[in-house]
Molecule: c-di-GMP-I riboswitch aptamer
Organism: Texcoconibacillus texcoconensis
RNA sequence: AAAUGAAAAAGGCAAAGCUAUAGAAAUGUAGUGGCGCAAAGCUAUAGGGGCUAAAGCGAGGGAUGCAAUGCCAGCCAGUUACCGUU
Repeated sequence: AAAUGAAAAAGGCAAAGCUAUAGAAAUGUAGUGGCGCAAAGCUAUAGGGGCUAAAGCGAGGGAUGCAAUGCCAGCCAGUUACCGUU
């Protein structure tokens, strides 16, 4: 430097649910919890994909519809990195 995750060590992260809180919502933050994770670190204007639907538009009795400038990195991707092995 490249490939790789068999067995290990030091450790790390934290799904659902519940509580508090912010928000229109998606969802975020803190606590609890622990389903899982070898990148479950980082990046949402490199890109694809997904969620919500406030403003606005349309319609209208009302609901429904369109709509990202709001989100998701634990969907793919990009990028950096610990330990071991070859």